Large-subunit ribosomal RNA, domain I from bacterium 1XD42-76, 543 nucleotides, folded computationally. The prediction has a mean pLDDT of 83. Rfam family: Bacterial large subunit ribosomal RNA.
Context: one part of a larger RNA
RNA sequence: AGCACAGGGUGGAUGCCUGGGCACUAAGAGCCGAUGAAAGACGUGAUAAGCUGCGAAAAGCUUCGGGGAGGAGCAAAUAUCCAUUGAUCCGGAGAUAUCUGAAUGGGGAAACCCGGCUGGAAAAACUUCAGUCACUAUACCAUGAAUCCAUAGUGGUAUAGAGGGAACCCGGCGAACUGAAACAUCUAAGUAGCCGGAGGAAAAGAAAGAAACAUCGAUUCCGAAAGUAGCGGCGAGCGAAAUUGGAAGAGCCUAAACCGGAAUGCGUGCAUUCCGGGGUAAUGGACCGCUAAAGUUGAGCUGGAAGGUUAGUGGAACUGUCUGGAAAGGCAGGCCGGAGAGGGUGAAAGCCCCGUAGACGAAAAUUAACCAGCCAUAAGCGGAAUCCGGAGUACUGCGAGGCACGUGGAAUCUUGCAGGAAGUAGGGGGGACCACCCCCCAAGGCUAAAUACUCCUUAGUGACCGAUAGCGCAUAGUACUGUGAAGGAAAGGUGAAAAGAACCCCGGGAGGGGAGUGAAAAAGAACCUGAAACCCUGUGUUU
Numbered sequence: 001a002g003c004a005c006a007g008g009g010u011g012g013a014u015g016c017c018u019g020g021g022c023a024c025u026a027a028g029a030g031c032c033g034a035u036g037a038a039a040g041a042c043g044u045g046a047u048a049a050g051c052u053g054c055g056a057a058a059a060g061c062u063u064c065g066g067g068g069a070g071g072a073g074c075a076a077a078u079a080u081c082c083a084u085u086g087a088u089c090c091g092g093a094g095a096u097a098u099c100u101g102a103a104u105g106g107g108g109a110a111a112c113c114c115g116g117c118u119g120g121a122a123a124a125a126c127u128u129c130a131g132u133c134a135c136u137a138u139a140c141c142a143u144g145a146a147u148c149c150a151u152a153g154u155g156g157u158a159u160a161g162a163g164g165g166a167a168c169c170c171g172g173c174g175a176a177c178u179g180a181a182a183c184a185u186c187u188a189a190g191u192a193g194c195c196g197g198a199g200g201a202a203a204a205g206a207a208a209g210a211a212a213c214a215u216c217g218a219u220u221c222c223g224a225a226a227g228u229a230g231c232g233g234c235g236a237g238c239g240a241a242a243u244u245g246g247a248a249g250a251g252c253c254u255a256a257a258c259c260g261g262a263a264u265g266c267g268u269g270c271a272u273u274c275c276g277g278g279g280u281a282a283u284g285g286a287c288c289g290c291u292a293a294a295g296u297u298g299a300g301c302u303g304g305a306a307g308g309u310u311a312g313u314g315g316a317a318c319u320g321u322c323u324g325g326a327a328a329g330g331c332a333g334g335c336c337g338g339a340g341a342g343g344g345u346g347a348a349a350g351c352c353c354c355g356u357a358g359a360c361g362a363a364a365a366u367u368a369a370c371c372a373g374c375c376a377u378a379a380g381c382g383g384a385a386u387c388c389g390g391a392g393u394a395c396u397g398c399g400a401g402g403c404a405c406g407u408g409g410a411a412u413c414u415u416g417c418a419g420g421a422a423g424u425a426g427g428g429g430g431g432a433c434c435a436c437c438c439c440c441c442a443a444g445g446c447u448a449a450a451u452a453c454u455c456c457u458u459a460g461u462g463a464c465c466g467a468u469a470g471c472g473c474a475u476a477g478u479a480c481u482g483u484g485a486a487g488g489a490a491a492g493g494u495g496a497a498a499a500g501a502a503c504c505c506c507g508g509g510a511g512g513g514g515a516g517u518g519a520a521a522a523a524g525a526a527c528c529u530g531a532a533a534c535c536c537u538g539u540g541u542u543u
Stems, first nucleotide, its partner, number of pairs: 001542009015528001016493002020465002022462007029454002031164002039100003042055003046078001050074002061094006070082003105114003115133007135161009168199001169197005179186001183233001209216002220247005230238002251446003254390001258277009282424001284388003287383004297376002300374005307367004312360002318333005334351002336340001342354003395419007405431001426441005480487002500527001503514004
């Protein structure tokens, strides 16, 4: 030195475990903010570095309920206190709530600096305390230039806005990688990203529709139609609709004609504007005549309210013996069950504990089916002379976009530029266009449900993970990195119980040997199990 066996060290795999995650289900909630949010800074404890809570009234104050013996958070120990005159704790409502932050009196390098006005403190001054003082929009009032009236401007009052938030929604702007086996039309994709806006949903929505000679009757979503018809360097790819089966179901208001009133202008009967009535559709309406009811609808307001939510209450039934450190295990004999879900307890418990089934419960706040009242809303017949029925609109040309549709024979929809109607004997559509025929009535507006999503709350489930897994985090956006935007870890397990090793010995200590605890210390805090690599010791053997 090799090999073999044995025993150790190191190391932290594996097994078991879980306080954490992941996915989903059913409900709820779907907003917070100038009454100062979200997010923070700094404080706050007898002692106090961190977390949590709270705010100079500072691990808290008041009150109303619950609850019933201990309590002063994580978090031990000491001290000092609180508590059956009901504490701690749980829930409802309130008070307080420093400074920063939209941050809003002015400034500013966030958590700081400096003011004005009114009032208080013996208050004239210093000082100090309380309140107040930003901007924008809209409405109203007052004031008021050049410039006569006026207008601009200025001042005031009232209301609202501002900022934050995970996804979902609508709108504006809008890529590239990529695919086409290269690449330019095309694709990726109207995606990512940026911006604006709203709501608990949003958007859409009551036919100038869809169809086809038969009809249907707002919108939205799902299944089929269908990877069809089509589009397409007819490449890659893109990709409908009618119709049909379901979910849900709801329809309305204006403009105008006409009637009435008021104001303004010109200057004496016209025009315009505003308000009220009327009226809302393509079998119309105004207008004229007739009839005089209908008890309808509400998507409104107010009140009540079954029930629900935010604390809780109560809740059946077991003993002996054996093994063992420990009984829930074995054996023996019982019991409950509307409860044999689950968790815990020194091992494996229906009957030990928490619970579970089933049953109850609210002073206060909140929600709400439904009910009542109030308010709002409104029908039919006939006539046909006149009037009305949304204009820089429809439409056309050019240029684009969007429609499954890439300019194509390209309709329909939107509109940048130019032109520019009809007006009910009217107008639009039916995929160029024309005729016939059919359907509909644009150029104003509102509208629940079915649909999308989950930062968040409650209850629960899992042929989901089990510490290199599962969220990045068994907690941490911490430590650390970066000027910054930003990036971003590792790290779980003594034991049933600290009973966490008094005392003695060696040692400076670390550490170890005894003693003691414990079932076990080969569970000793570098602590469950403790694999391998790697390092060593002993014995044997070979050289």